Parts: sequence; C1' cells; structure tokens
RNA sequence: UUCUUAUCCAGAGAGGUGGAGGGACUGGCCCUAAGAAACCUCGGCAGCGGACGAUUAAGUACUGUGCCAAAUCCAGCAAGCGAAUGAUGCUUGAAAGAUAAGAA
Repeated sequence: UUCUUAUCCAGAGAGGUGGAGGGACUGGCCCUAAGAAACCUCGGCAGCGGACGAUUAAGUACUGUGCCAAAUCCAGCAAGCGAAUGAUGCUUGAAAGAUAAGAA
C1' cells in the first nucleotide's frame, strides 16, 4: 500500500512550546488571537487484539494500538416515502473515510 471482516447517534482535557490555521476530500456549516495545526508533559476514555478473570460472560486500564468540539459535524451516489411549481424533509442501502484484527 492492497484485500477481507467488524464497528462508527456512547465515552474522555489541562499545562508548556508554537503563532494561523483546523474539522480527510467537495459543498455547507462550524471551531480558532478568550490562540489553529504540530510537538512535549501530565491526565483521561474504553472500541479492537492480547493478558487476567477457572471460562465463550460481566469486568480490570496490565499490554499492543486507538481516541479525547459538534453523529464519521451534515450532505455527496442510489432506491423508497412524503410533498409537489420547485426546494426543503424522512427512511434504507451503497460509496468514501476512520479504527482494529487477519491476510498478501
């Protein structure tokens, strides 16, 4: 990097450095000098694998990862419902993305 499978309306932030961006992409809408990204320290959450749990359970934060604004922030493609001049709306599925586990 690619493939497969599972999950994605739950949960969890302070300080320091830094100094203008960030929320994957596009559109929207947000966050941000009352300080963005990034890095460091400490703290926290508990999804997946492991360990423990007599055990396939609940659980424990011990371990490998992951995460700590907003539903994956909302939509994007398709079908259906409703309405109908049109737009908005609702439901389901897909696509894309993220994380884990396994494989190549």
The RNA shown here (SAM riboswitch aptamer (S box leader)) has 104 nucleotides and comes from Virgibacillus salexigens. Model confidence (mean pLDDT): 81 of 100. The RNAcentral record of the sequence draws on ENA, Rfam and Ribocentre. Rfam family: SAM riboswitch aptamer (S box leader). Rfam links the family to the GO term regulation of gene expression.